[in-house]
The RNA shown here (small-subunit ribosomal RNA) has 1462 nucleotides and comes from a metagenome. The RNAcentral record of the sequence draws on SILVA. The prediction has a mean pLDDT of 83. It matches the Rfam family "Bacterial small subunit ribosomal RNA". Its family is annotated with ribosome and structural constituent of ribosome in the Gene Ontology.
RNA sequence: AGAGUUUGAUCAUGGCUCAGCCUGAACGCUGGCGGCGUGGCUAAGACAUGCAAGUCGAACGGAUGUAGCAAUACAUCAGUGGCGGACGGGUGAGUAAUGUAUCGCUAAUGUGCCCUUGAGUUGGGGAUAGCCAGCCGAAAGGCUGGGUAAUACCCUCUAAAAUAUCCUUGUCGCAUGGUGAGGAUCUCAAAGCCGUAAGGCGCUCUUGGAGCAGGCGAUAUCGUAUCAGCUAGUUGGUGAGGUAACGGCUCACCAAGGCGAUGACGCGUAGCUGGUCUGAGAGGACGACCAGCCACAUCGGGACUGAGACACUGCCCGGACUCCUACGGGGGGCUGCAGUAACGAAUCUUCCGCAAUGCACGAAAGUGUGACGGAGCGACGCCGCGUGUAGGAUGAAGUCCUUCGGGAUGUAAACUACUGUCAGGGGAAAGAAAGUUCUGAUCUACCCCAGAGGAAGAGGCGGCUAACUCUGUGCCAGCAGCCGCGGUAAUACAGAGGCCUCGAGCGUUAGGCGGAAUCACUGGGCUUAAAGCGUGUGUAGGUGGAUACCUAAGUGCCUUGUGAAAUCCCAUGGCUUAACCAUGGAAUGGCUGGGCAUACUGGGUGUCUUGAGCCACUCAGGGGCUACCGGAACAAACGGUGGAGCGGUGAAAUGCGUAGAUAUCGUUUGGAACGCCAAUGGUGAAAACAGGUAGCUGGGGGUGUGCUGACACUGAGACACGAAAGCCAGGGGAGCGAACGGGAUUAGAUACCCCGGUAGUCCUGGCCCUAAACGAUGUCCACUAGAUUAUGGCGGUUCUAACGCCGUCAUGGUCGUAGCAAAAGUGCUAAGUGGACCGCCUGGGAAGUACGGUUGCAAGGCUAAAACUCAAAGGAAUUGACGGGGGCUCACACAAGCGGUGGAGCAUGUGGUUCAAUUCGAAGCAACGCGCAGAACCUUACCUGGGCUUGACAUGCUAGGAUUAUCUCCAUGAAAGUGGAGUAGGCCCUUCGGGGUACAACUAGUACAGGUGCUGCAUGGCUGUCGUCAGCUCGUGUCGUGAGAUGUCGGGUUAAGUCCCUUAACGAGCGAAACCUUUGCCCUUAGUUACCAGCGGGUUAUGCCGGGGACUCUAGGGGGACUGCCGGUGUCAAACCGGAGGAAGGUGGAGAUGACGUCAAGUCCUCAUGGCCUUUAUGCCCAGGGCUACACACGUGCUACAAUGGCGUCCACAAAGCGACCCGAGAGCGCAAGCUGGAGGAAAUCGCACAAAUGACGCCUCAGUUCAGAUCGGAGGCUGCAACUCGCCUCCGUGAAGUUGGAAUCGCUAGUAAUCGCGGAUCAGCUACGCCGCGGUGAAUGUGUUCCUGAGCCUUGUACACACCGCCCGUCAAGUCAUGGGAGCCGGGAAUAGCCGAAGUUGCCUUAAUACAGAGGUACCUACGCUAGGCUCGGUGACUGGGACUAAGUCGUAACAAGGUA
Repeated sequence: AGAGUUUGAUCAUGGCUCAGCCUGAACGCUGGCGGCGUGGCUAAGACAUGCAAGUCGAACGGAUGUAGCAAUACAUCAGUGGCGGACGGGUGAGUAAUGUAUCGCUAAUGUGCCCUUGAGUUGGGGAUAGCCAGCCGAAAGGCUGGGUAAUACCCUCUAAAAUAUCCUUGUCGCAUGGUGAGGAUCUCAAAGCCGUAAGGCGCUCUUGGAGCAGGCGAUAUCGUAUCAGCUAGUUGGUGAGGUAACGGCUCACCAAGGCGAUGACGCGUAGCUGGUCUGAGAGGACGACCAGCCACAUCGGGACUGAGACACUGCCCGGACUCCUACGGGGGGCUGCAGUAACGAAUCUUCCGCAAUGCACGAAAGUGUGACGGAGCGACGCCGCGUGUAGGAUGAAGUCCUUCGGGAUGUAAACUACUGUCAGGGGAAAGAAAGUUCUGAUCUACCCCAGAGGAAGAGGCGGCUAACUCUGUGCCAGCAGCCGCGGUAAUACAGAGGCCUCGAGCGUUAGGCGGAAUCACUGGGCUUAAAGCGUGUGUAGGUGGAUACCUAAGUGCCUUGUGAAAUCCCAUGGCUUAACCAUGGAAUGGCUGGGCAUACUGGGUGUCUUGAGCCACUCAGGGGCUACCGGAACAAACGGUGGAGCGGUGAAAUGCGUAGAUAUCGUUUGGAACGCCAAUGGUGAAAACAGGUAGCUGGGGGUGUGCUGACACUGAGACACGAAAGCCAGGGGAGCGAACGGGAUUAGAUACCCCGGUAGUCCUGGCCCUAAACGAUGUCCACUAGAUUAUGGCGGUUCUAACGCCGUCAUGGUCGUAGCAAAAGUGCUAAGUGGACCGCCUGGGAAGUACGGUUGCAAGGCUAAAACUCAAAGGAAUUGACGGGGGCUCACACAAGCGGUGGAGCAUGUGGUUCAAUUCGAAGCAACGCGCAGAACCUUACCUGGGCUUGACAUGCUAGGAUUAUCUCCAUGAAAGUGGAGUAGGCCCUUCGGGGUACAACUAGUACAGGUGCUGCAUGGCUGUCGUCAGCUCGUGUCGUGAGAUGUCGGGUUAAGUCCCUUAACGAGCGAAACCUUUGCCCUUAGUUACCAGCGGGUUAUGCCGGGGACUCUAGGGGGACUGCCGGUGUCAAACCGGAGGAAGGUGGAGAUGACGUCAAGUCCUCAUGGCCUUUAUGCCCAGGGCUACACACGUGCUACAAUGGCGUCCACAAAGCGACCCGAGAGCGCAAGCUGGAGGAAAUCGCACAAAUGACGCCUCAGUUCAGAUCGGAGGCUGCAACUCGCCUCCGUGAAGUUGGAAUCGCUAGUAAUCGCGGAUCAGCUACGCCGCGGUGAAUGUGUUCCUGAGCCUUGUACACACCGCCCGUCAAGUCAUGGGAGCCGGGAAUAGCCGAAGUUGCCUUAAUACAGAGGUACCUACGCUAGGCUCGGUGACUGGGACUAAGUCGUAACAAGGUA
């Protein structure tokens, strides 16, 4: 110090989240020792038990005990009496000021114990508890009688310097007044005890003080205005009472005040402070422990005593709760220390001691003290220490990973040597003990001993954020702080290994601050992101021109007092260190008294004119209000002409019209709005304002610089104005026109279009008060380049005038510099630079909604939340994509043509259905005569059945090797297979008897084979498609904060990002083109199997032969075409148009060649391959069946429907191929398919092989035919182990549909379409009408781009980016959640009015001879309680309203593109 997250990417805005520090914490896992701290935050709810306030015999009379013979002494004790129980300890309920903090005041006060001054302590008296006796009561306790003491109580003497009043006088104070001296009058005291004594301790009055306490003031002290008015003892006065004291503190009377936007009153919350946490600071949050103050003591009220209380462990009364009871009545108060149950996520021992420090009492010894000192429990926090140290590699084992080679854990361990902190055992007693004779609850320094022994975990490892692999799982289980992981290869889940971080802890949760400049004082914003009130006038407030003097409030400097201690900081010191503690210093923003200064601000006084206003002259204007007038148009009424339609639309219809419309002419009536001028123009505060004239009236500009002399600016509240719509009352109503009716459109059409039409629109009066009321830009002032234009003035220039030109003021625009801005943009009319004041904003949604208040006749307006929910929402700009946006251009895209498909029959493929199986794949174009260039068996992957299990196939190892295999044969079987019999043999040595070996084969076993099983969404390779479309990029430079742009745009041109020109771009690459093949022309070379002109030979005839190398042809090499030439157009260009020549002309025709990429396109069934699955089966073999099924639907084809034809006979002309288990001639047989036979041919030689359409002649004559040939019957042929399912061919017979095909749709631009035949691959044969090739004959039309489809470039809009097959809205239906209303119901709070009225103070009365005390009565006040009507807060509530959220619900399609009606 920042980071993650909105987007395809970018910048900025903006929220959410994270990393840090902290805690009186809690929870999870784990846990060795010690020190110092700390520990009921919840129920101020309830409490068993024990203890927490006593002490004094030197105040008193006694009692008991002990010692003594006794006097007496000592000890203990109830009672009287004194002091203390108002301190100490606890808690934070209440309290927003009767509190607290700081600074002051008390001249308005009190004071026990303590210090200090002065004086005194005379003389008397009567009681009473204890005690004794009696009595009552369960108890608590009480009553009567008798007698007794005091430092208890009472009377009396004396007394002023005390109290009170008055007089004289000094002095002080801002004032009420204080104070000193003198005098007069009045009132009030006392107590003793100890001691041999000295004396001590007390007592009374008194002076001053200290400390403590009471009271008052100023300033500060949370949220809320959805609390705006509050107040009758209220504010003040007079008098009285009361108090220590001032005071409405209380009372009587009088007056009507007092407080409040600088926030009264109300409501909610809360003890305050020193300080604590965090933060760079300013701030923010908090107020445990420690310290100061306050408040409270079961709840409420009250007083008594006392120096002090309205009293935590005192009293009285009332309430609730609880305990005892003999039912009559009594007792109690842990928010003291422990402890208990309850509550709760959660918080300790019913410990030891008065040894220390302190307090109470006492003369003292001492006693008491749950204050305190200590210990215990809890990792709750902070701090320290340890769990060993050194050596130790062929790098053990185990585990994990692996490319199988190895790597990691890892010097880690083992092992060797050593050390002894802590824990453990033992010893001794120094210290805490002081000014102290004594005294230690508790803790411990120090010394010795043994032995590595007793002591490590937690979280994390996708990014943020340090740290990675394997296995399992398969949108499951789960994780998650945010983004997000998981749907079969998960570094994100779970386990493991490894690693990272911290370490007796580590994580999580909760909370505070930080980061967050995300409430911005320091330190933010408001054109478009949230945010300028619709506009003005103006009150309070804030701010304010020039100059001089005074003052000294702010301000500055110096100084006084205070700011408690502790804390923080610094220094030093003490515990072995640290935490902790001690001492000293510094600091303590602040408040306060005094002095000085006077620049600035304020206050006062004077002067000034530039701000502001006034005055005079003048100017422009749809500024406002009122009255009157006008023409055009429209509608209606009446009359005339006229005669069938009009009107309306995309097209129509509703509507009007023969009762006369529309059209046209005339007259009259009516209401509203004002054409041209007119503008980018004018006026007004805004809303707004437009025919003309008149009247009334507001504001503004200019000139003059005459007058006033700061009179100013802004402006919370307040007030006024305020489009349209709407409301009320009365008019008016031509046109237009919500609602409504009708006609269309449509799937629907409660709309868009059309025909009608009521409110309304208009006027008068009164309301409403909102708009995208917008420049989305508050008002005012000053300053900061220019250029240009318009409107209104004034001045100069010219002799005058016009037109001009120049200058200046005001207003309205455009462009633009600097600057600003996220950018777009803005730019003297600022969104620049500054100043003054106001308003407003703080993530999106819920919501401008609910509730409350206020306003309104209503509709509504103004003010204005929360629960809940999301991680975004939003701005500007960029690149794409898209548009029923635009421009330019192209393509058999359309148009113009030719021929088809869709109708029929058949073939073939697909879907569907069926089946034991009908194997599988392909699915818009870009699946469907596709994989399949050949399914009868095989193929074959499918089904049924029968078999095999190291296997049909590969490699290795082990064992056997006269065991089996090979071969021959037998049995069984549908075959596969199973069972059985017989026989040879590799290499070396050899004495030929045999021995050795185990290479091949085989058998058994083991590794493994095998899989057309799954995943084409794990992949390679290959392929399709956009598309042979012209595009796709890079380097450097430049521009932009950036994504990006430029280049690649623009003007021409091209088939082309092809080329040229221009140009902040200059170049380059992949594509295009060219290079390659073929075809078209020529030349040359070569000449067999091809050819044959000339020469020769030969034949009935034929290149048949000799020969030839001319020609055709074959196949090698060359040439040829390049816009090269001419003319025109064009920018002196590229190029285009026309022409010449040429076999060919502008790419000559055709092919191959397919950029970056798109479609998770296709293929795991060609092949290869990761992973998964299977292993006597999903593998392998065999037989049979199936892939050929058949109500149906679709695609692609063939054949036709006929005369441009069919049939018969005759006659021509190809190219390209193929051939050895092959092509097969001539010949013979058969009607034919074919058969017999085999010449020739591994081919320019022989064969397939007759090309067909065409041509010639003849018949048929428009018909279901001499068309067409399906289907069926019969007879044959061929291939093959085998044609039943299920082949092809031939012949004879049969002779179906079909007479040119609906909507729709396909191909083709020239040797093309159309039409005709020929060949080949596969192949035993064939389903081929398919596919791939070959040649023959051989057209028509277009020279265009309006439309349909697709594509390219530029531009524009966008809420799309999975990119329009996009995005997205609302109702309804389902589920969940929170919330508003709601007949009511329930509860809390604070008051008001009335009733009742305990205890108690005070007053009065009675009782008494009087007085005091007492008793009784009474008056006022009053707690609790009761009643009543309201206020307010909360809970709940049938039903109801909207809201939010939720992979795949319904209906439409409102918005985003001109979103299809902007």